Model confidence (mean pLDDT): 87 of 100. Small-subunit ribosomal RNA, central domain from an uncultured bacterium, 349 nucleotides, folded computationally.
[in-house]
Context: one part of a larger RNA
RNA sequence: CUGGGCGUAAAGCGCGCGUAGGCGGAUUCGAUAGUUGAGGGUGAAAUCCCGGGGCUUAACUCCGGAACUGCCUUCAAAACUCCGAGUCUCGAGUUCGGAAGAGGUGAGUGGAAUUCCUAGUGUAGAGGUGAAAUUCGUAGAUAUUAGGAAGAACAUCAGAGGCGAAGGCGGCUCACUGGUCCGAUACUGACGCUGAGGUGCGAAAGCGUGGGGAGCAAACAGGAUUAGAUACCCUGGUAGUCCACGCCGUAAACGAUGGAAGCUAGUUGUUGGAUGGUUUAACCGUUCAGUGACACAGCUAACGCAUUAAGCUUCCCGCCUGGGGAGUACGGUCGCAAGAUUAAAACUC
Numbered sequence: 001c002u003g004g005g006c007g008u009a010a011a012g013c014g015c016g017c018g019u020a021g022g023c024g025g026a027u028u029c030g031a032u033a034g035u036u037g038a039g040g041g042u043g044a045a046a047u048c049c050c051g052g053g054g055c056u057u058a059a060c061u062c063c064g065g066a067a068c069u070g071c072c073u074u075c076a077a078a079a080c081u082c083c084g085a086g087u088c089u090c091g092a093g094u095u096c097g098g099a100a101g102a103g104g105u106g107a108g109u110g111g112a113a114u115u116c117c118u119a120g121u122g123u124a125g126a127g128g129u130g131a132a133a134u135u136c137g138u139a140g141a142u143a144u145u146a147g148g149a150a151g152a153a154c155a156u157c158a159g160a161g162g163c164g165a166a167g168g169c170g171g172c173u174c175a176c177u178g179g180u181c182c183g184a185u186a187c188u189g190a191c192g193c194u195g196a197g198g199u200g201c202g203a204a205a206g207c208g209u210g211g212g213g214a215g216c217a218a219a220c221a222g223g224a225u226u227a228g229a230u231a232c233c234c235u236g237g238u239a240g241u242c243c244a245c246g247c248c249g250u251a252a253a254c255g256a257u258g259g260a261a262g263c264u265a266g267u268u269g270u271u272g273g274a275u276g277g278u279u280u281a282a283c284c285g286u287u288c289a290g291u292g293a294c295a296c297a298g299c300u301a302a303c304g305c306a307u308u309a310a311g312c313u314u315c316c317c318g319c320c321u322g323g324g325g326a327g328u329a330c331g332g333u334c335g336c337a338a339g340a341u342u343a344a345a346a347c348u349c
C1' cells in the first nucleotide's frame, strides 16, 4: 500500500456552518470520445518466473519461452458518464394558515428556605456522633415572636415528558430572537448530499481585571477513629461556586454507535399536529412528525441490535493496524499561565 474493520476487542473528530474536492433526481436533442473492444508499433540487454543444457552438485552460467501489467497509433460502436441547449416535479426551498416547547439574549419581579443584625418572651443548656470531643452559650445561646439586610437556588406541577446541532436548558412577566412540526394549495425548478483545510459554539475546573459573597466548600486548622490516618466521621474555614468583560478548548463531551438518502414483519405506551366516526366532553379509528418498551426476518464472536438498525444498498468525511515505552520526548502552532494540539524513536515483551 492493499485487504479487513471502527456499540463493548485498536478505531466515529465534542458539535455545527461552510471553501476546495468527491458524489448527485426524471426526460429530450446535439456534440465529443475521457471509458470500453480489436489490430499494429514500441516496451534494449541483464534481472524475476517457467522448461531444458553445462561445470561431480550447488551457487554460477548458456539456450528457449513467458513476462515487462506501460506508452504511442489506427479502426468501430455510442448505451453509461462528462459537456452544451431545453423540458419536468417526486429531492431541496419559498408562500399561506395553524400548533407545541425549561431553545437563546436582555430587563423587571415573587414567595419559601438559609445565614446575619435589632428588639421581645424565656432559662441552661445547645450542636454533633456509632460513641464522643473540638465548637457555641449566664457578656443570655438553643427554642420562639416581630422587624430588617444580603446572596444564591427555584419545592409542588414533573413525566421512560418537552426544546436545542452539541455543550446544555426549569419560579413568574415583558421585549427582541433562532429552529421544529402539521395542513393547504400556489410558486422556483436539482437550487442537493458530504465536507480536507478554514471558521464559530463548546460542561466542570482553571486563569486575568473589576464587583459580589447567604449557603456550600478544594487548600488549611482543630476534634475523633486508628498500629499509623497527610483519609472516611465531626467543628470551623479560604480560594472557588455568583455577576460583567476577556481567555482556556478539555470530559466516561456516551447512544462509548459520523452525516445524508432509499428499502425491509408486527405489538404496545407516550408527546405535538391533522382527519373520520361519534359528537358536550369522554371514547373508538386513520395518518404525519418525535420519543420509549418488546419482538420477526436479517446481522453479530457473543452480549445484543432490530423501521430511532448494529439489517439490505449508495455517496462523502474522520479514524484503527500487537502490548509497554506514550498521547510521552523533540520541533511547530496556540495560550497570561495551567497547559492544549500535532506527534515519534531507541529499547523491551
Base pairs, nucleotide, nucleotide: 003321004320005319006318007303008302012317014201015200016199017198021194022193023192025088026087027086028085029084030083035078036077037075038074039073040072041071042070049065050064051063052062053061054060091191092188093187094186095184096183097182098181099180103177104176105175106174107173108172109171110154114150115149116148117147118146119145120144121143125136126135162169163168206247207246208245209244210243211242215241216240220236221235222234223233258316259315260314261313262312263311266294267293268292269291270290271289272288273287274286275285276284277283298305299304322349323348324347331342332341333340334339
Description:
RNAcentral holds the full RNA, with entries from ENA.